[in-house]
The RNA shown here (c-di-GMP-I riboswitch aptamer) has 85 nucleotides and comes from an uncultured Desulfobacterales bacterium.

């Protein structure tokens, strides 16, 4: 000076539930709150789950379809913090 393993301390996110907004809805942005998370940081690529106002299918529906939406469902991509014995 780097590498491996990896405690500690230090900081990081924020489930459900309330509140307001925004949206047809799913959901999201905020603000409380904290179940939990070492990528719960970023991205819909593949599968999957919600939602269906408009649009298209459809003789109709309480029917079907994402072009909406979840990264805290699973896998895969990029990107990353500390560092004792």
């Nucleotide at each position: 000076a780097g590498a491996g393993c990896g405690a500690a301390a230090g900081g990081g996110c924020a489930a459900a539930c309330c509140c307001u907004c925004u949206g047809a809805a799913a959901a999201g942005c905020g603000g409380g709150g904290a179940c939990g998370c070492a990528a719960a940081g970023c991205c819909a690529c593949g599968g999957g789950u919600c939602u269906a106002a408009a649009a298209c299918u459809g003789a109709a529906a309480g029917a079907g379809u994402a072009u909406g939406a979840c990264a805290g469902c699973c896998g895969g991509g990029c990107u990353g913090c500390c560092g004792a014995a």
Its Rfam family is "c-di-GMP-I riboswitch aptamer". Gene Ontology term of the family: cyclic-di-GMP binding.